[in-house]
Molecule: small-subunit ribosomal RNA
Organism: metagenome
């Protein structure tokens, strides 16, 4: 510091996700040790049991024990129990933080100062006696004491009221002092200690104030003790704190009130910072103590382990009554993903009491449990290659990897274990005594340790006691095998898995971290993704429809004053801890100690005065007023006008009109349409008219009048900053819609009819109501758009146009300037498109708005509206995108240009018939398999009777029909017979080779047998592949290097103007070149020349022979290149015409097929990965099948006839084949053919008669002398064999068919059409295929249309690319949310009832020790009653919120 993810690719916008750090965590797997920390985040839920606050006998009397000394116990009394400890419910508040104030206050114990401590009195608890009660507890009686209580005296000082004086102060007032008046103290005691009054200090608190402290406006108004005053009461004290009276205030858009949530802070986590989140442990403050209320005591409480009352709950009970409060420490139950021991000690620190010893202390110090966190250590070190075995894996069988890892040798001993030391000790221990004025200083004695026999030290032992977890497709470090087969599963995002998964599971290996590792959750970061630092708003989300204007924000020039903001210095404060830095202590670290130090905040003070604000005085540039000249569809109201339309009346006139793509509905003989005249009505204003003008926007158009508003320019004068923006607010606001009343010609939602259509609730047509128009009132929205808020300043230009002003001159041109309105463009900006002085540039001021897509501008609530609806405006749920601009393709029933037998023009066919052949389907034991739009279907197959053959049935074989290796035997081979359908099985005859060696024997080839490695597979996957092929398409295209342009994908080149069959060539051009294609080079054919001539030819010849001129053969050359001429064209390329020429513009034909597309075809030509079968999915044999047949399609053959059929005669090819062959002459047969055997390994012989054609004859339009299917009989040939299932011949038979519906195919010249001939395969078999020649046409105006293709351009939401994408309804299941008759909770407000305990007031009832009084009685006190306040509770009605609810 970034990365992944939208696309075919790109840039941008924008969300989602990841890598980091952290945690009081939890869960899974795993686990050696120690140190330091931490440990109910949930139910402020309920709690068994024990402990957590007592102490003092030097305050008092008494009980008990003891002989006594003495000890101990309850009670009275004193002090403490308001601390310490826990929790975070409540609280949005002076609660907290920070800074001030109190002249408005209190403070026990402690320190200090001054003064005092006299006299008297009556009670009472425990105890005792007698009772009540289950208990808790309690009643009566008589009796005793105090540092308990009461009275009196005294009163420097104190309190209260008053009087006088002085001091300070602006003042309210405060202080000092003098005086008399009134009121109020005390406690003793063993003399250590206490007590009372008053002053001061310290400590602790109380109160007040400024500032700061969460979310919601779908909470906008709140408030009656409310705000203030006077007086009184009350308090420690100020105060509406309380009360009486008076006034009517107070708070709020700078967010009152209400609702929700929440203890606050130092700090903690994160972050570069600013910020964001958080408030465990430690520390400060607050609040609370079962829930609610209340006071008492006290210095202090409205009191966690005190009291009273009410309520809920739990427990005891003898049913009459009682008791209780773990949010103290342990612990239990429950809740929960989840959080510990019913431990030890007061040794230390601290607290209470005490004179002290001491007692108490779940505060505290320690220990226990838990990897919960941080930190540290260890699980060994060195050597060791046969690179061991084993595992894994590839395979070329060599190896690679685990891996110096192990074994093995040597060494070490942290940790662990064992033993010893360790209280005459490691430390924590210091004291309390004494000294001194004090202290942390000095002197001194005894004893005191929970943790703990711990830390630590020494010795012994022995590699001994100690490694896991996660990941390995990308992000992100780390890869292979097997299994699985969209299954099982994974997944943070993108996404993996459908038979070769580095993504699932397992294994091996590897990477990361390590006593831990992963996962989950939460926070910050990345996220500049709320933007203060630091974002945007034409098109991505986002400028309010427009103006006026309030608050607010901002504001021109000069001078002065002052000092609020601002800046600087100083002071105070900001607790400690934490953070940072230094040093130090635990072996180190974590941890801890100590010292230092901030940054920032708040307050005070001093100074500075540029800038901003405030105050004062001026100015004229901003703004405004006035004057002049102009401008316009600016607005409102009235009046007037003509054309058109419709209607009415009358005339003329007759059959249609109207309407459409074509029609029909409609109107019309009752007279339409058309036409003429007159009249009426309503609405809109032609030409001018424009890229014009005006207006804030919406918007505004005949003419004219009235009223009214505005704008621009000009030069003077005047005012003197009066300005800009503008939340709320107010006004205006197209069309549609709405209310009332008019109006209604045309047009025209709805509606009706006619068409169209599969349908047509549409588009088209005929009608037609609201409405459109007017007046008045609503509505308040639009793609209300320049998708661009308003104002101001600055920043190159060019051209047009509108309204002014000022010049120049040639008087209709030109220059300058201001204000508008358009086009193009510099810099600059922009993601790009584009904007560009009219900014989207550079800046300033203010306002509105945005923060992923959908849900949704929806729901609920509020406000507005007559309604329609508007405005404000969510969430649940869901997706990983949605989007902008531009790029390349593809596509378009978009455009331009061009080509092709593409159409058109023609010729001949197919589709109808019969047959052949292939396919589908069906059938079958099997009908083997493949090919399926063009680009499968006379295709693989250039030959299925057996074989082929892969299929079926039956019978057989198992190292195999075939290959290699090992062993044994044998030459190989061959004859005959038997069984069997055959394969096969059994028997049998003959036979003994080649090489080496003297021989024995060995070897090579072959055969047989045996055992294994293996063979074999036309089994699967053409979507794992190679190779080959088809197709677009012989279409003209497809690319590259360098350069240039662009952020980039890409573009340019290759586009443009011409031209071509062609990206062919020329010109131009930020391109210049090049490659694969095109063309050419190759073959063939057409002409000629030369050479060569046998088997060819023959101007010689009967022949032999001669000759090679000619034909021909086959080799080499020539020839054609737009070369020449004319024209057109741009002086080009090229085109048109012509000449010459055998041939003319690639002469004709062939071979030749760019980058690529179709996961096109083929695993059955071949090769090949993987999978599968192995007495079978392999191999052999016989027979059958591939030839089936209601049917459908493709491709062909033959026909339907006279341009013909039949009969007879006559003529002319080319190219091929031939020894298992072609086969002549001649003979036989009607013929297929048979016999025969000459010739020929072929320019020699042969297949081999070419047929159409031509000549002559016949038939006469007929199902025929056409046509030949089918069937019968008789034959021929091939072959082991023609039954299933061959071809051919002869005789007989003589079907359909009379030119073929919709539709569709081929062909542009030696072509179509037509005629025959040959060949491959092959024993035989062809209407197919591949070739050959003979005869030999017609037509092409042209490119509108159909099909296919090419180039440029345009639109696109497509990119699997239009066979694309995509919208809505319906059906079923599920999820979330809204409505919903309602129902049930929470919370809050208002009114009323009620009124416990308590406090205060009153009190004529009752009771009463201290003081007064001789007494009666009084003072004072208490109980009770009552009034006020008030908790719980109750009744009624509102607000708000949550849950639930048939149905929707």
């Nucleotide at each position: 510091a970034g990365a992944g993810u939208u696309u075919g690719a790109u840039c941008c916008u924008g969300g989602c996700u990841c890598a980091g750090g952290a945690c009081g965590a939890a869960c899974g797997c795993u686990a050696g040790c120690g140190g330091c920390g931490g440990g109910c985040u949930u139910a402020a839920u309920a709690c068994a049991u024990g402990c957590a606050a007592g102490u003092c006998g030097a305050g008092g009397g008494g009980g008990c024990a003891g002989c006594a000394a003495u000890g101990u116990c309850a009670c009275c009394g004193g002090c403490g129990a308001a601390c310490g400890g826990g929790u975070g419910c409540g609280u949005a508040a002076c609660a907290c933080g920070u800074a001030u104030g109190u002249a408005a206050c209190c403070u026990a114990c402690c320190u200090u100062u001054u003064a005092c401590u006299a006299g008297a009195g009556g009670a009472u608890a425990u105890a005792c006696c007698a009772g009540a009660g289950a208990a808790a507890u309690u009643u009566g009686g008589g009796g005793c004491a105090a540092c308990a209580c009461u009275c009196u005296a005294u009163a420097u000082g104190c309190a209260c009221a008053c009087u006088g004086a002085c001091u300070g102060g602006c003042a309210u007032c405060a202080g000092u002092u003098a005086g008399g008046g009134u009121g109020g103290a005390a406690a003793g005691g063993c003399a250590a200690c206490g007590g009372u009054a008053a002053g001061a200090g310290a400590u602790g608190g109380a109160c007040a104030u400024g500032c700061g402290u969460c979310u919601g406006a779908u909470u906008a108004g709140c408030u009656a003790g409310u705000u203030g005053g006077u007086g009184a009461g009350g308090u420690a004290a100020c105060g509406g704190c309380u009360c009486a009276c008076c006034a009517a205030g107070g708070c709020g858009a700078c967010g009152a009130u209400c609702a929700g949530u929440a203890a606050c802070u130092g700090g903690u986590c994160u972050g570069a910072g600013a910020g964001g989140a958080u408030g465990a442990u430690c520390a400060g403050u607050c609040a609370c103590a079962c829930u609610g209320g209340c006071a008492c005591u006290g210095a202090g409480a409205c009191a966690c382990g005190g009291g009273c009352c009410a309520g809920a709950c739990u427990c005891c009970u003898a049913c009459g009554g009682g008791a209780g409060g773990c949010a103290g420490c342990a612990g239990u139950a429950a809740g929960g993903a989840a959080u510990a021991u019913u431990g030890g000690u007061c040794a230390a620190u601290g607290g209470a009491c005490g004179g002290a010893a001491g007692u108490c202390u779940g505060a505290a110090c320690c220990a226990g449990c838990c990897a919960c966190g941080c930190c540290g250590c260890g699980u060994g070190g060195a050597g060791g290659a046969a690179g061991a075995a084993g595992g894994u894996u590839c395979u070329c069988u060599g190896g690679a990897u685990u891996g110096u890892a192990a074994a093995c040798u040597c060494c070490u001993u942290u940790u662990g274990c064992c033993g010893a030391g360790g209280g005459c000790u490691a430390a924590g221990a210091a004291a309390u005594g004494g000294g001194u004025a004090u202290a942390u200083c000095c002197c001194g004695u005894c004893g005191u340790g929970a943790a703990a026999g711990u830390a630590c030290u020494c010795g012994g032992u022995g590699a001994a006691u100690a490694a896991g977890c996660c990941a390995c497709g990308g992000c992100u470090a780390a890869c292979u095998a097997c299994g699985u087969g969209c299954c099982a599963g994974c997944a943070g995002c993108c996404g993996c898995g459908g038979u070769a998964a580095u993504a699932c599971g397992u294994a091996g290996g590897u990477g990361g971290c390590a006593a831990g590792c992963g996962u989950u959750g939460u926070c910050c970061g990345g996220a500049u993704u709320u933007a203060c630092u630091g974002g945007g708003u034409u098109u991505a989300a986002a400028g309010g429809g427009u103006g006026c204007g309030u608050a607010g924000g901002c504001g021109g020039u000069u001078c002065g004053a002052a000092a609020a903001g601002u800046c600087a210095g100083u002071c105070g404060u900001u607790a400690a801890a934490g953070g940072c830095a230094g040093c130090a202590g635990c072996u180190u670290a974590a941890c801890u100690g100590u010292u230092g130090u901030a940054a920032g905040g708040c307050g005070a003070u001093u100074g500075a005065u540029a800038c901003u604000g405030c105050c004062g005085a001026a100015c004229u540039u901003g703004a405004a007023u006035u004057a002049u000249u102009g401008g316009g569809a600016g607005g409102u109201u009235g009046u007037c006008g003509g054309a058109a339309u419709g209607c009415g009346u009358a005339g003329u006139g007759u059959a249609g009109c109207g309407g459409u793509g074509a029609a029909a509905u409609g109107c019309u003989c009752a007279g339409a349409u058309a036409u003429u005249a007159c009249g009426c009505a309503g609405a809109a204003c032609g030409c001018c008219g424009a890229u014009u003008g005006c207006g804030a926007a919406g918007g505004c158009a005949g003419a004219u009048a009235a009223c009214u508003a505005c704008c621009a320019a000009u030069a003077g004068a005047u005012u003197g900053a009066c300005g800009c923006u503008g939340a709320g607010g107010c006004a205006c606001g197209a069309a549609a819609g709405u209310g009332u009343g008019g109006g209604g010609a045309g047009c025209g939602a709805a509606c009706a009819g006619g068409a169209u259509u599969a349908g047509a609730u549409a588009c088209c047509c005929u009608g037609g109501u609201a409405g459109u128009c007017c007046a008045c009132g609503c509505c308040c929205u639009a793609a209300a758009c320049g998708a661009u808020g308003u104002c101001a300043a600055c920043u190159g230009g060019u051209u047009g146009u509108u309204g002014g002003a000022c010049g120049g001159c040639u008087u209709g041109c030109u220059g300058u300037u201001c204000a508008g309105u358009a086009a193009c463009g510099a810099a600059g900006c922009u993601a790009a498109c584009g904007c560009g002085u009219g900014a989207a540039g550079u800046u300033g001021a203010c306002c509105g708005c945005c923060u992923g897509g959908g849900g949704a501008g929806u729901a609920c609530g509020g406000c507005c509206g007559c309604a329609a609806g508007g405005u404000u405006g969510a969430a649940a749920c869901u997706c990983a995108a949605a989007g902008g601009a531009a790029u390349u393709g593809a596509c378009g029933g978009g455009g331009a240009c061009c080509c092709g037998c593409a159409c058109a023009a023609g010729c001949g066919g197919u589709g109808g018939a019969u047959g052949a052949u292939g396919u589908g389907g069906u059938u079958u034991a099997a009908u083997u398999c493949g090919a399926u739009g063009c680009a499968a279907c006379g295709c693989g197959a250039a030959a299925a009777a057996c074989c082929u053959u892969a299929c079926c049935u039956a019978c057989c074989c198992u190292u195999g029909a075939c290959a290699u290796g090992u062993c044994a035997g044998g030459a190989a081979g061959u004859u005959a017979c038997c069984a069997g359908a055959g394969a096969u099985g059994g028997u049998u005859u003959c036979g003994u080779g080649c090489u080496c060696g003297a021989a024995a024997g060995a070897g090579a080839a072959c055969c047989u047998g045996a055992a294994c490695a293996c063979a074999g597979g036309u089994g699967c996957u053409g979507c794992a592949u190679g190779g080959c092929c088809g197709u677009c398409g012989u279409c003209a295209g497809c690319u590259c290097g360098u350069g240039u342009c662009g952020u980039g994908a890409g573009a340019u080149g290759u586009u443009g103007g011409g031209u071509u069959a062609a990206g062919u060539c020329c010109c131009g051009c930020a391109a210049c070149g090049a490659g694969c294609g095109c063309a050419a080079c190759c073959c063939u054919u057409a002409u000629c020349a030369u050479u060569a001539g046998u088997u060819g030819c023959u101007a010689c010849g009967c022949a032999a022979g001669g000759g090679c001129a000619c034909u021909c053969u086959a080799a080499u050359g020539a020839g054609a290149c737009u070369g020449c001429c004319g024209g057109u064209g741009a002086c080009a390329a090229a085109c048109c015409g012509g000449a010459g020429g055998a041939a003319g513009g690639u002469g004709g034909g062939g071979a030749u097929g760019a980058c690529g597309u179709c996961a096109g075809g083929u695993c059955a030509u071949c090769a090949u990965g993987g999978c599968c079968c192995u007495u079978a999915u392999g191999g052999g044999u016989a027979g059958g099948g591939c030839u089936a047949c209601a049917c459908a399609c493709g491709u062909c053959a033959u026909a339907c006839a006279a341009u013909g059929g039949c009969c007879g005669g006559u003529a002319c090819a080319g190219a091929g084949g031939g020894c298992u062959g072609c086969c002549a002459a001649c003979c036989c047969g009607c013929g297929a053919g048979g016999g025969g055997g000459a010739g020929c390994u072929a320019a020699u012989c042969u297949c081999a008669g070419a047929a159409a054609a031509c000549c002559g004859g016949u038939c006469g339009u007929a199902g025929u002398c056409c046509g030949g299917a089918u069937c019968g009989c008789a034959g021929u040939c091939u072959g082991c064999a023609a039954c299933u299932c061959g071809a051919c011949u002869g005789c007989g038979u003589g079907a359909a068919g009379u030119c073929g519906g919709a539709a569709u195919c081929g062909c542009u010249a030696g072509u179509a059409a037509u005629c025959g001939c040959g060949g491959a395969u092959c024993a035989g078999c062809u209407u197919g295929c591949c070739g050959c020649g003979g005869u030999g046409a017609g037509u092409a105006c042209g490119u509108u249309c159909c099909c296919g293709g090419g180039u440029c351009u345009u639109g696109u939401a497509c990119a699997c690319a239009c066979c694309g994408c995509c919208c809505g309804u319906c059906a079923c299941a599920c999820c979330a949310u809204g409505g919903g008759a309602g129902c049930g909770g929470g919370u809050u407000c208002u009114g009323c009832c009620a009124g416990a305990a308590g406090u205060a007031g009153u009190u004529a009832g009752c009771c009463u020790a201290a003081c007064c009084g001789c007494a009666a009685g009084g003072a004072g006190g208490g109980c009770g009653a009552u009034u006020a306040c008030c908790a719980c509770g109750g009744c009624a009605g509102g607000g708000u919120u949550c849950g639930u609810g048939a149905c929707u």